Description:
SAM riboswitch aptamer (S box leader) from a Chloroflexota bacterium, 107 nucleotides, folded computationally. Its Rfam family is "SAM riboswitch aptamer (S box leader)". For this family Rfam cites "The riboswitch-mediated control of sulfur metabolism in bacteria" (Epshtein et al., Proc Natl Acad Sci U S A, 2003). Model confidence (mean pLDDT): 81 of 100. The source organism's lineage runs through Bacteria, Bacillati and Chloroflexota. It was read from a public genome assembly, where an Rfam model found it.
[in-house]
Parts: sequence; structure tokens; C1' cells
RNA sequence: UGCUUAUCCAGAGCGGUGGAGGGAACGGCCCAACGAAGCCCGGCAACCGGUUCUCACAGUAGUGGAUCACGGUGCCAACUCCGACCCCUAGAGGGGAGAGAUAAGAG
Repeated sequence: UGCUUAUCCAGAGCGGUGGAGGGAACGGCCCAACGAAGCCCGGCAACCGGUUCUCACAGUAGUGGAUCACGGUGCCAACUCCGACCCCUAGAGGGGAGAGAUAAGAG
């Protein structure tokens, strides 16, 4: 830097520092000096991981469930904030695609 698979309507601070920006990109619409980003602490979750197979299936390799959170990541306004392309719908709204994010894996 692309590729494959899975997930993306839940969850997470009245803290410290910092000072003006932030929400991927475009269009919107928002957040922000009642203090943005970043950093520290704190927290959430449970993809990888650990435990349990005297829970189920299976049949010895596991799969699912349950459970843990020391370790590897990730995440902590708004559904991935909404839309952009296609379909349904009078509309509101719904389904899908694309794009993106994260994890694991192979290159």
C1' cells in the first nucleotide's frame, strides 16, 4: 500500500493539561471560550487472547455458549451524525450498494 473474512441502532468522565479547532473526503447539518484538537489519567467493549468442555453440539481437532479483562489492538457527541448511487414508499421511513472505520489473516 492494496487483498480476504467478520462487525459497525449498544457502551464509555461534572478529571488534569492545553489553547482553536473538530466531526475521513464532498454537500449538509452539527459540536466548540459554559473551552476544540492533541497529551495524561479515567472509562467502555470484548475482535485477538485466557479460563470453562463435570453447559450444548461434535467427536478429539474444534464450534457455540458462559466467564475473565493481566496482555495485543480498538473505542469514549449525534446509527459509521445525515446524504450522495439503486430499489420500495404519497411522505416519514425502510432495504441494498459504494465509501469509510475496526479486528483477524494471508501476501